[in-house]
Molecule: c-di-GMP-I riboswitch aptamer
Organism: uncultured Rubrobacter sp.
RNA sequence: GACAAAGGCAAACCCGCCGUGAGGCGGGGGCGCAAAGCCACGGGCCUGCGACGAGGCGGGUAGCCGGGUUGCCGAA
Repeated sequence: GACAAAGGCAAACCCGCCGUGAGGCGGGGGCGCAAAGCCACGGGCCUGCGACGAGGCGGGUAGCCGGGUUGCCGAA
C1' cells in the first nucleotide's frame, strides 16, 4: 500500500462438542480484513466469585484500541 500477482484468514448464522458463564474447538458458511499471523504488557468491553460493595480475586476478547514480535508482493 497499487484498477498488480500469488495466495491467506474467516464475521453473522447453522450443526456437533467443551464450559457456571463470557467464550472456545471442529465442520459448513462468507461479513469483511494488508497482518483479521502470534503475544493478555497498558487501556476498554464481556464474564465468574464477592454483598448486586471494594482501589478485591479469577476467566475471556488479539475481528475494540495502543504496544511488542514475525511474515508475502514490490507500482507510486